[in-house]
RNAcentral holds the sequence, with entries from MGnify.
A computed fold for a 94-nucleotide RNA from uncultured Saccharofermentans sp., annotated as SAM riboswitch aptamer (S box leader).
Its Rfam family is "SAM riboswitch aptamer (S box leader)". From the family's description: The SAM riboswitch is found upstream of a number of genes which code for proteins involved in methionine or cysteine biosynthesis in Gram-positive bacteria. The SAM riboswitch acts at the level of transcription termination control.
Of the family's consensus pairs, 94% are formed in the model.

RNA sequence: CUUAUCAAGAGUGGCAGAGGGAACCGGCCCAGUGAAGCCCGGCAACCGCGGAAAGCGGCGGUGCCAAGUCCGGCGGGGAGACCCGGAAGAUGAG
Numbered sequence: 001c002u003u004a005u006c007a008a009g010a011g012u013g014g015c016a017g018a019g020g021g022a023a024c025c026g027g028c029c030c031a032g033u034g035a036a037g038c039c040c041g042g043c044a045a046c047c048g049c050g051g052a053a054a055g056c057g058g059c060g061g062u063g064c065c066a067a068g069u070c071c072g073g074c075g076g077g078g079a080g081a082c083c084c085g086g087a088a089g090a091u092g093a094g
Base pairs, nucleotide, nucleotide: 001094002093003092004091005090006089011040013039014038015037019030020029021028024073025072026071027070041065042064043063046061047060048059049058050056069088074085075084076083077082
């Protein structure tokens, strides 16, 4: 850079010890009833293997496990609540 997906799903565990929700701004949240991180556990099924195939989660490579990608920041619709799209981002494959 190209492309697909992003409304579902996933812990009463152990260590740890103050932060976390991508970055900036504005919100709103989560957190000593224990954040990040690590281990274990789990979810899912993008790629590979296996398989005649539909399909299967058995193995491997990733990914993921509060809230829509937590929400807005740009454009459109609407009286409004709100809705649709974009941008940016995340993940896989190339």